[in-house]
A computed fold for a 1498-nucleotide RNA from a metagenome, annotated as small-subunit ribosomal RNA. The coordinates come from a structure-prediction model, not an experiment, and the mean pLDDT is 85. Rfam family: Bacterial small subunit ribosomal RNA. Rfam links the family to the GO terms structural constituent of ribosome and ribosome.
RNA sequence: AGAGUUUGAUCCUGGCUCAGAUUGAACGCUGGCGGCACGCCUUACACAUGCAAGUCGAACGGCAGCGCGGGAGCAAUCCUGGUGGCGAGUGGCGAACGGGUGAGUAAUAUAUCGGAACGUGCCCAGUAGUGGGGGAUAGCCCGGCGAAAGCCGGAUUAAUACCGCAUACGACCUACGGGUGAAAGCGGGGGAUCGCAAGACCUCGCGCUAUUGGAGCGGCCGAUAUCAGAUUAGCUAGUUGGUGGGGUAAAAGCCUACCAAGGCGACGAUCUGUAGCUGGUCUGAGAGGACGACCAGCCACACUGGGACUGAGACACGGCCCAGACUCCUACGGGAGGCAGCAGUGGGGAAUUUUGGACAAUGGGCGCAAGCCUGAUCCAGCCAUGCCGCGUGUGGGAAGAAGGCCUUCGGGUUGUAAACCACUUUUGUCAGGGAAGAAACGGCUCUUACUAAUAUUAGGAGCUAAUGACGGUACCUGAAGAAUAAGCACCGGCUAACUACGUGCCAGCAGCCGCGGUAAUACGUAGGGUGCAAGCGUUAAUCGGAAUUACUGGGCGUAAAGCGUGCGCAGGCGGCUUUGCAAGACAGAUGUGAAAUCCCCGGGCUCAACCUGGGAACUGCAUUUGUGACUGCAUGGCUAGAGUACGGUAGAGGGGGAUGGAAUUCCGCGUGUAGCAGUGAAAUGCGUAGAUAUGCGGAGGAACACCGAUGGCGAAGGCAAUUCCCUGGACCUGUACUGACGCUCAUGCACGAAAGCGUGGGGAGCAAACAGGAUUAGAUACCCUGGUAGUCCACGCCCUAAACGAUGUCAACUGGUUGUUGGACGGCUUGCUGUUCAGUAACGAAGCUAACGCGUGAAGUCGACCGCCUGGGGAGUACGGCCGCAAGGUUGAAACUCAAAGGAAUUGACGGGGACCCGCACAAGCGGUGGAUGAUGUGGUUUAAUUCGAUGCAACGCGAAGAACCUUACCCAGGCUGGACAUGCAGGUAGUAGAAGGGUGAAAGCCCAACGAAGUAGCAAUACCAUCCUGCUCAGGUGCUGCAUGGCUGUCGUCAGCUCGUGCCGUGAGGUGUUGGGUUAAGUCCCGCAACGAGCGCAACCCCUGUCUUCAGUUACCAACGGGUCAUGCCGAGAACUCUGGAGAGACUGCCCAGGAGAACGGGGAGGAAGGUGGGGAUGACGUCAAGUCAGCAUGGCCUUUAUGCCUGGGGCUACACACGUGGUACAAUGGCCGGUACAAAGCGCUGCAAACCCGUAAGGGGGAGCCAAUCGCAAAAAACCGGCCUCAGUUCAGAUUGAGGUCUGCAACUCGACCUCAUGAAGGCGGAAUCGCUAGUAAUCCCGGAUCAGCACGCCGGGGUGAAUACGUUCCCGGGCCUUGUACACACCGCCCGUCACACCACGAAAGUUUGUUGUACCUAAAGUCGUUGGCGCCAACCGCAAGGAGGCAGACGCCCACGGUAUGACAGAUGAUUGGGGUGAAGUCGUAACAAGGUA
Repeated sequence: AGAGUUUGAUCCUGGCUCAGAUUGAACGCUGGCGGCACGCCUUACACAUGCAAGUCGAACGGCAGCGCGGGAGCAAUCCUGGUGGCGAGUGGCGAACGGGUGAGUAAUAUAUCGGAACGUGCCCAGUAGUGGGGGAUAGCCCGGCGAAAGCCGGAUUAAUACCGCAUACGACCUACGGGUGAAAGCGGGGGAUCGCAAGACCUCGCGCUAUUGGAGCGGCCGAUAUCAGAUUAGCUAGUUGGUGGGGUAAAAGCCUACCAAGGCGACGAUCUGUAGCUGGUCUGAGAGGACGACCAGCCACACUGGGACUGAGACACGGCCCAGACUCCUACGGGAGGCAGCAGUGGGGAAUUUUGGACAAUGGGCGCAAGCCUGAUCCAGCCAUGCCGCGUGUGGGAAGAAGGCCUUCGGGUUGUAAACCACUUUUGUCAGGGAAGAAACGGCUCUUACUAAUAUUAGGAGCUAAUGACGGUACCUGAAGAAUAAGCACCGGCUAACUACGUGCCAGCAGCCGCGGUAAUACGUAGGGUGCAAGCGUUAAUCGGAAUUACUGGGCGUAAAGCGUGCGCAGGCGGCUUUGCAAGACAGAUGUGAAAUCCCCGGGCUCAACCUGGGAACUGCAUUUGUGACUGCAUGGCUAGAGUACGGUAGAGGGGGAUGGAAUUCCGCGUGUAGCAGUGAAAUGCGUAGAUAUGCGGAGGAACACCGAUGGCGAAGGCAAUUCCCUGGACCUGUACUGACGCUCAUGCACGAAAGCGUGGGGAGCAAACAGGAUUAGAUACCCUGGUAGUCCACGCCCUAAACGAUGUCAACUGGUUGUUGGACGGCUUGCUGUUCAGUAACGAAGCUAACGCGUGAAGUCGACCGCCUGGGGAGUACGGCCGCAAGGUUGAAACUCAAAGGAAUUGACGGGGACCCGCACAAGCGGUGGAUGAUGUGGUUUAAUUCGAUGCAACGCGAAGAACCUUACCCAGGCUGGACAUGCAGGUAGUAGAAGGGUGAAAGCCCAACGAAGUAGCAAUACCAUCCUGCUCAGGUGCUGCAUGGCUGUCGUCAGCUCGUGCCGUGAGGUGUUGGGUUAAGUCCCGCAACGAGCGCAACCCCUGUCUUCAGUUACCAACGGGUCAUGCCGAGAACUCUGGAGAGACUGCCCAGGAGAACGGGGAGGAAGGUGGGGAUGACGUCAAGUCAGCAUGGCCUUUAUGCCUGGGGCUACACACGUGGUACAAUGGCCGGUACAAAGCGCUGCAAACCCGUAAGGGGGAGCCAAUCGCAAAAAACCGGCCUCAGUUCAGAUUGAGGUCUGCAACUCGACCUCAUGAAGGCGGAAUCGCUAGUAAUCCCGGAUCAGCACGCCGGGGUGAAUACGUUCCCGGGCCUUGUACACACCGCCCGUCACACCACGAAAGUUUGUUGUACCUAAAGUCGUUGGCGCCAACCGCAAGGAGGCAGACGCCCACGGUAUGACAGAUGAUUGGGGUGAAGUCGUAACAAGGUA
C1' cells in the first nucleotide's frame, strides 16, 4: 500500500466482499511447563447454609459462665467480686468508611473552569474553664401474659446517661439600655501538710465545656461541553419576577399570602427513545470512529414504593416505621426475612471459578495499651480466557533402506527424515539444602521536656526478645535417563501451498467471484506441500481499508443529485478611505489540566510479559500583559457597486373594450340527379322524404392563413387578426443627483401549461367516455362512421409536467470567427464598411470532462449564498401530520430481497431502419417433382433379431464402388478359453509338430489314427535355431464417450473477404490502414487521404478444351504415285491431311473512335480460330455450426476377460396398416411397332475380353482365331434418316401383377439373384396446396462405357450424339457483400423482456376489535410520617412554689401535604385478530406480447 466482483471487451459511477489490528468472549479439534493478569456481558431473577462491624471494665451498676486466690468441710461439695477477666445490660465511639451493582438518570448527573451565602465528629494550633446540686432508669430480683417473637406490672440501683443552679474570656441576640447560654469525670504517681479512715491536697496523662483559627471533607450556585428522533413545534400557573412572612447549616419560589404577566423555544423548548459520566480502552498516518470489563475519580441504587428518626455526617446495603409483592415459621391468635458483601445454590444462558487459608504484610474501627474485629486486603485453588517466556532434543548418518504416494515404468517424492553412532539434560521425576517479604509496637539502658519528683507520660539515641497465611514455596545442588511432551487450519483466484483415487448438479463446499451433470488442483479420502504453533480454526463484535457522509477529503448536463419560477423577513457574505475601541485573531506569562495509562531515559525479577524511579506529554480551560495588519464595532469622508431624474428606441409583455375578413358547420330558397362519404380493401353512415355538387341569403361559435424567421417580448408558465384605453419591464446615449442604499435567501408570500373540480353561461369545429362498422385466433386497440363531457367565457379551486438548456442566483477574469435582433458613435465612393453596448444562434483556442461534449450566453479559472445526492428493488409506497369539495398534492420510512442496478463510448450481431451492389434470388422462359405404378432410402410399426451411424438448408439411390452363405457388427443354437491374431523371457519337445483316413455331429469342435519330420556349427557329445507344447509378460472387443482427441469431411462460399508490422489518434476497449469518389467477377484497379508497407485470400501460374506452327510417324492416317482385291490403307511408298503427343505460338483492352478526371475503366469497332476472366476443371482465406465421423484408420479415459472375446450352422439386415425423400417408366401420334440405312467419344480386358462359325424363338450354349491390346475383343451406338402399319381408344399407349417353362452365376437362388420365352395386361388420360433444376453446346432428349462385382444397377461416376426458349428489369421473396443508423441483444432476434392469473414460502400494511405497558388531566381514598393547631374531662420525676398550682412535656384528637389503591377521560407504545391489500422470492405452469430495431400504432 491494495485486491476480487456489473461488460464480448473498455473507461467511469457505484455498492457488496476480502487481506490488518483488537476482545471480560463462546464453540470445534488438540493440549508439556512456568510467570503476570482477567474471569455472570444474560434475569437490578429467586436465594438454603456459613461468614462479611464491632470495640471499650482506664465511663457504670454489677457477676451468668471460665481460671486463680481465700474460707468452711474428712471428702463430695459449698461459700466468697478478692483477683484475671467478663455473658447480658446502661453509657461512649464506630456502624454515613470499606465492599457490591449500573436499575434509574440526557441533567437534581459527569468533565473542565470559576463563584459565595455555609456546615464540619475524630485531627492540628491557640485562648478560657472543668464549681456545686438533683431526680430517674435498664440490668438484677419478684409476679403475670404469649406457641414464638416478645411484652406488661411491682420493688430496688449506678454512671462520662439525664436535669437544674453558679460562673461567662470568647460566642449569640439586641430596641445598644441590656439580655441569653457550658461542662464529667476516669486512671497513674507522690515529698511536705491535714484527716480515724476513705481521702483531701499536689502533679502527670486521658477526657469534658466554651471559643478562635487551620487542615481535610462535605453542601450550594454559575459558565462551557456531553446520543438520536421535527412522522415531537409550541411548552409553562409556583409557571417568571417583586414584597411580606416562613424555612434551611447555607443562597434561592425552597414554601406561603398578595401584586405584576412574565419565562423558555428552529442557536431546537416540550415530548419520545436510548444511555451511568470521566481518566481512559480499541482502531486509525492523522482528523476521526466505536467503546466505558479489569485499575482510578465522581454519581446513583440496596426486594418495590413512600417516610422520617438518630447523628458531625444518612433520609442509612448487613437501622427504624408504613404500604405492596414474594418466601418461611405458627398452637391460626400472630410473627420473621431481604447476598447488586465473600463463598455457594437454583434458574436463565453460547458462556464466566472454591460453601479455601490468614490477619504475617498494607489499610480500617474501637481501646491508654496489650489486644479484639476486619470475605477490605494478602495468599492459595479452578479455567490455554489473554499476554509473555521455555521445552518437546543436539551433531553425525546414503544402501538415498523398508513402507506409503505418484509415475512417461526410466524414476521421482516422503528424505538426513528414520534406523544406526556419538553427545547434552532445560522441563518433568527422585533426593538434599533453602530465602527475601519483619520492622514497628514491646523490653532494657541513656538523654530531653512537663513536674517538688530519680513517678507517669511524650520525644530522641543505643542494645534486644518475639511475630510468615503463602510454604519447605522461589532459588541452589546432586542422581538416573532421549528419557515425560505437537497439534490445528489451509492448498481454484483474491492468498503462501498439487497430485492420485472415490463421487457424478448426487453427496457436498462456499468470505466474494463461484465449484459439482464421468478425466473436479474448488466435494470426500490419501500422499505431498504451505502457514501458525501449545495452540489452531470458526462464529460474534469494533475500527480500518471506505475519499462509501468527504473538517482534513466527494459530488449534482447524461451515472443518485438544481426547488417549476420569482419576491423577500431572519440568517450568511459584502466596495475605497480616516480615526478610535480591542469582541474575534496573534504572541508572552501565571494557575489548573488527580494518580494510573501512552511516549522517552533509567532500575528490579536469569529474559520478556510484569513491576518500579525520573522526565516529557495531557493538543484543554481560566486569569493576566501586550500587538493593532486582518475581521468586527463605532465614527467621518469617497464614487468604480446599486439606484433616481432628464432624452431616445424596439417588442405576439400584461389587463379591458370595440371591430374585421377567410374557412368549417347549420338553416331557408333556387338549379340539378343518383349517388356521396370513407378505406389497404370494405362496411357502418348520409341520400329518390332529393343528398353530394352548385348559386343566393341568413345564423352561430371558435381560431386568426400570407407576413413568419435558428425573429421579438416575458421571472417562469407562456404570448400572434386590426384598433382604442389602462399598465409592468428591458435596452441605448450623455449629463446631473443619492452615497454601499448591495448579493443570496431556511420559514413565508405570489405566480404557475394541460387535464380535472364547483356555480352560471356558451357550444361551430375537434373530441376522452360510449355506440356501430371493419381488422384479427381474439381486438374492450391501431383504421372508419357517429358522438357526450371537455375544449370557449365569467368567478372560485386544484398546484402538478421530459414545468428541460434534464445545466440555481449574483459578481469578476480568460484567444477568436461567422450570422441575426435592438440601439449609439464614426468613415465615406450614399450603400457599403468600422467601433461599441445589450440580446439571440452556429463553429471552434486554451482549459475542463468517464466519455459524449462544454467552450466570454462555460460544464474554463475563482468568490458569495441557497437547494439537493449517498447501491438496485421494496417506494415516491405504508403510517402519521399539513393542504384540498374531490381527484389528489406535500412531507416521507421500515421489514424483506439482490450482487449488482447504472453512465458514456467500442466491436459485433440484429432491425417488419436507410443507401449502394451481387447471385437461376425474383421476374421472363424450358423441363420436372407433388397424382399412378414399381425401384430405392428414411421415419414409424412389427420382430428372437429386423446390427450401427447420418436428421432443416448442409440426413433420407447417404457410409454401402453392389447384405443368398461370406460380408455381418444383430438374433437363436452348438462349441473354444492364454485364446482366430502379435511380442519377449524361461522351461520342455520324438512317435512331438504335421497328417491321408475313420467315428460322431448341422458345422465348428471332440475322439481315434497309418505315415511322420527339417536347418546351422561341430569328428562327436552337444549347442543354437525353426516348429510345437507349458508357464509368465499378455491378446481380443464394430463395447461407451465425436461434449476428452488426431486425421479427414460437410456448410456458409469460389462469398470477397480476414489480418499483421511500424507510425499516428484515443485514458482505454479500440480506431486508422480496410473508410471516401469512381470502377470491377473480385479489398480488381485508379484517384484522394495519417498513413506507409506486408501477409492469407481474388487473379495469374496447373490440367482439359477451342486455332495455328514445329518435331515425331506405329498399332493411327492415305492426298499425290505404284500394286492388289468382288470389296476394304489390303500392300509398297508417303509424311501432305486427319489423328496421336511432345515442344511452341496466340489474347495483352495491344490498335482505332467517342465517354471518363490527359486515371482506372466501361461502350462501340477493326483484325482474329478465339475479345475483354474465351469455355470447363482443380484450387476453398480468418473463421462459424461443441456440425459429421471412436463403425475406415489412429488415440486418452472408462468398461469387459470361460466373455461385451473367438469359431460354426441357421435366421435377420429383404418384415408392412401407413408417412416422407430421391430417381425410373408412363399416361402416347414431336408417338408406338416392323423393316432398312448412317454417324461417336470415352473406357475396359489374362481368375480376362472373346471374334468367325454352329445350335437355340431367346436368355444362352458349343467353339476357340486373335489380343497383356491406337494392332484383337467387348462393340450393336441410340435418338436421327428412309419406307410401311397403327388413327385417339385405357388403344398395336403403358407395362405392374400373376401363371407356366427356361438360361446363367454360384457349395447353395426357399426365405432372398439377374435374365429369357409364352401367356396375363393393373393403376395411369399430364397431376391440389405447394415446390425443384437450368442462361448455351446449357436445359431437354438419346444412347455408350467404367468402378464395385462369382452373380445382381432404374443408383453412382464418366463419355459423346441431337440440341432449344427467355432475361423488360431489381419493386417484391430468399441468401450474401460494403457503408451508415438505432439497440435495453453479446448463448448475439430461434435474442431480450412486461403484466394479470394459478401454486408455494416470506416479511409488511389495513381491519370489527381484544390485550399489555408508559404517561397526562380531574376527582375519590388517605397508611406511616414531618410540620401546624388544640391544652379541654387523659398522663407526667427533675424547674418555680410551703401547698394548691404553674411552666414545660407526652399521649390523644383535628388540619395541610402525601405513597399504595380506586373512578373517569385523553395521549403514546407493544402484542394479537376472522378477513383483506399490495410487495418480494421461487424449476421448464397459463394467457397474451406492452418495451428494446421505425419493436411492427415512434